[in-house]
About this RNA:
GlmS glucosamine-6-phosphate activated ribozyme aptamer from a Peptococcaceae bacterium, 165 nucleotides, folded computationally. Model confidence (mean pLDDT): 78 of 100. It matches the Rfam family "glmS glucosamine-6-phosphate activated ribozyme aptamer". The family's RNA type in Rfam is riboswitch. It was read from a public genome assembly, where an Rfam model found it.
RNA sequence: AUUAAAUAAUUAGCGCCUGGACCCAUUUGUUAGCUUAACUAAUGGGUUGACGAGGAAGAGGUUAAUCGAAUUUUUCGGCGGGUGCCUCUCGGUGGCUUGUCACCGUGAAAUCCGUUUUAAAACUGAGGAGUAAUCUUCAGGACAGAGGGCGGAUUAACAAGAAGA
Numbered sequence: 001a002u003u004a005a006a007u008a009a010u011u012a013g014c015g016c017c018u019g020g021a022c023c024c025a026u027u028u029g030u031u032a033g034c035u036u037a038a039c040u041a042a043u044g045g046g047u048u049g050a051c052g053a054g055g056a057a058g059a060g061g062u063u064a065a066u067c068g069a070a071u072u073u074u075u076c077g078g079c080g081g082g083u084g085c086c087u088c089u090c091g092g093u094g095g096c097u098u099g100u101c102a103c104c105g106u107g108a109a110a111u112c113c114g115u116u117u118u119a120a121a122a123c124u125g126a127g128g129a130g131u132a133a134u135c136u137u138c139a140g141g142a143c144a145g146a147g148g149g150c151g152g153a154u155u156a157a158c159a160a161g162a163a164g165a
Base pairs, nucleotide, nucleotide: 014080015079016078017077019076020048021047022046023045024044025043026042027041029039030038031037032036051068052067053066057089058088059087060086061085062084090105091104092103093102094101096161097160098159099158100157109155110154111153112152113151114150115149116148117147123140124139125138126137127136128135129134
């Protein structure tokens, strides 16, 4: 250093790459040509391929699974996965109990208002690795929306029974 096994840790804008784009090498062709350079094609190797916030009752199923940021050119395209969605079970709320119905998921109804909740990349500067594409470290440094928390307001069942008045 490589292979196999085991253990531990990390990762859901998470992981991977055979299309594409880009870089290098070799070779073929064309143009110019003193050296040589440019373009095209083939082969091989490599690089790139999502910036954070947010999100988990359990089981099964399913795939184009929320929000915004940007020098919006590839954050293109493809594959896998996934806290989304659907069904069921269980649980919570609808004055108490049971059943049905509806809305939700353990801080467990919806809507509206106010308030709060450390964005990151980008950008600037100083480096490191590589022939290069590119990768990476440190410092400075702003600007979101959704969702959640807190407070206030409005609205919300049907049937039977119990208790109280």